[in-house]
Molecule: FMN riboswitch aptamer (RFN element)
RNA sequence: AGCGUUCUUUGAGGCGGGGUGAAACUCCCCACCGGCAGUAAAGUCUGCAAAGGCGCUUAAAUAUUUUAUGAGCGCCCCGAUGCGGUGAAAUUCCGUAACCGACGGUAUAGUCCGGAUAGGAAAAGGAGAGG
Repeated sequence: AGCGUUCUUUGAGGCGGGGUGAAACUCCCCACCGGCAGUAAAGUCUGCAAAGGCGCUUAAAUAUUUUAUGAGCGCCCCGAUGCGGUGAAAUUCCGUAACCGACGGUAUAGUCCGGAUAGGAAAAGGAGAGG
């Protein structure tokens, strides 16, 4: 120094204006936002995470079973980009025109409220032992 181990911290942004209406940050017109890793710098490529569905295992509780709940694992599901330019290289840069956004609540929500003081890809820093 690297590998594996372990600990700590960090780890998601955005409705401003107008219209209609009894009521809309939800509809309509304009506006605004973009997790992590890879790669020529990416919301739209590739891979991952969260959300949702199903199954299995396990723990506590119980006399036992079932149900429900927590935890773990597996599987499923998992949105959306074209053109032009530069260049050795870019669906990543520049120009231009587009497009996308879980679940529950509520006047129909990417932007409000809620599960969530949760979970998490991962990033940074530290510790001590072995080879």